Predicted 3D model of a 118-nucleotide RNA (SAM riboswitch aptamer (S box leader)) from Brumimicrobium glaciale. It matches the Rfam family "SAM riboswitch aptamer (S box leader)". Rfam's curators write: The SAM riboswitch is found upstream of a number of genes which code for proteins involved in methionine or cysteine biosynthesis in Gram-positive bacteria. Of the family's consensus pairs, 97% are formed in the model.
RNA sequence: UACUUAUAAAGAAAGGUGGAGGGACAGGCCCUACGAAACCUUGGCAACCUUUUAUUCGAUUUAUGUCGUUUAUUUCCGGUGCCAAUUCCUUCCCCAAUAAAUUGGGGAUUGAUAAGUU
Repeated sequence: UACUUAUAAAGAAAGGUGGAGGGACAGGCCCUACGAAACCUUGGCAACCUUUUAUUCGAUUUAUGUCGUUUAUUUCCGGUGCCAAUUCCUUCCCCAAUAAAUUGGGGAUUGAUAAGUU
């Protein structure tokens, strides 16, 4: 890089360097010299992994047990990640309402994060 699976309407700061961009792309709409991106320090949040305990189901064992799995809980102050706005909104498809603009619901795609494989 690619593939697979899962998650996302919640949550979370300050200082320094820096000096004009940033919110993935496109269209909007926002953030930003009352200081963007990026980097550093400290702090925090908690999605996954990790750690503990119990538990549902299944397999296996003579049996205690072991493996996987569901739900909850917990942790090596751990590993990544994150700390504006629902993934900021919309784009494509379907359904409903509407004279229409449009509105609501569902899905797909894309992006993000984690784990595994390559």